[in-house]
RNA sequence: GAAAACCGGACGGGAGAGACCGCAGCCGGGCUGACGCUCGCCGAAGCGCAGGCACGCGGCACCGAAGGGGCAAGUCCCUCUCCGAAGCUCUCAGGUACCAGGACCGCCCGGAUAUG
Numbered sequence: 001g002a003a004a005a006c007c008g009g010a011c012g013g014g015a016g017a018g019a020c021c022g023c024a025g026c027c028g029g030g031c032u033g034a035c036g037c038u039c040g041c042c043g044a045a046g047c048g049c050a051g052g053c054a055c056g057c058g059g060c061a062c063c064g065a066a067g068g069g070g071c072a073a074g075u076c077c078c079u080c081u082c083c084g085a086a087g088c089u090c091u092c093a094g095g096u097a098c099c100a101g102g103a104c105c106g107c108c109c110g111g112a113u114a115u116g
Base pairs, nucleotide, nucleotide: 002115006111007110008109009108011106012105013104018060020059021058022057023056025053026052027051030047031046032045036041037040061096062095063094067092068090069089070088074083
């Protein structure tokens, strides 16, 4: 001094599976309508359609690519034990319209040791 692997960050791409069911909450056309008064109005409180909001509680179903758990081959022979990968597997966690997240990939910036 260059610069892999590796680490961090920005940008881009990125699958799957219920916009499920029930209960409750808020808003809500409108209905009833206290008090008051100029007797026609005003309008507290209550009820509450359609729909929306929030994602609260409970239930069943499902997905797997944040994270997490499990294991094969394997070492001179036998047994036990340890180690032992994943886009495999389990679904604890997470997720099942949008948003967000998302293993992994691309590219750029920074760091960085081996090697030369």
Overview:
This is a predicted structure of a 116-nucleotide RNA (Glycine riboswitch aptamer) from Glycomyces xiaoerkulensis. Its Rfam family is "Glycine riboswitch aptamer". Its family is annotated with glycine biosynthetic process in the Gene Ontology. Rfam describes the family as follows. This family represents the bacterial glycine riboswitch. The sequence was found by an Rfam model in a public genome assembly. The prediction has a mean pLDDT of 80. Taxonomically the source falls in Glycomyces (Bacteria, Bacillati, Actinomycetota, Glycomycetales).